[in-house]
RNA sequence: UGGGAUGUAGCCAAAUGGUAAGGCAGGGGACUUUGACUCCCCCAUCGCAGGUUCGAUUCCUGCCAUCCCAG
Numbered sequence: 001u002g003g004g005a006u007g008u009a010g011c012c013a014a015a016u017g018g019u020a021a022g023g024c025a026g027g028g029g030a031c032u033u034u035g036a037c038u039c040c041c042c043c044a045u046c047g048c049a050g051g052u053u054c055g056a057u058u059c060c061u062g063c064c065a066u067c068c069c070a071g
Stems, first nucleotide, its partner, number of pairs: 001070007010024003018054001026042005047063005
């Protein structure tokens, strides 16, 4: 430099254009003499910026970060 892949919560991780699921962790509460277990609730403007669309995590473009391949 060229090509490809990935980017979603503190961590892992799903999503086929229609209000972002789940697990671990964390916070609050119930239960308990206390703790543990169990149960309930809370925690994301989806890497950044534009575009398409009534509507974008999803489609298009550019950029950024990481990884792989070629030189």

Model confidence (mean pLDDT): 81 of 100. A computed fold for a 71-nucleotide RNA from an uncultured Eubacteriales bacterium, annotated as transfer RNA. It matches the Rfam family "tRNA". It is annotated as a transfer RNA. Its family is annotated with triplet codon-amino acid adaptor activity in the Gene Ontology. Rfam describes the family as follows. Transfer RNA (tRNA) molecules are approximately 80 nucleotides in length.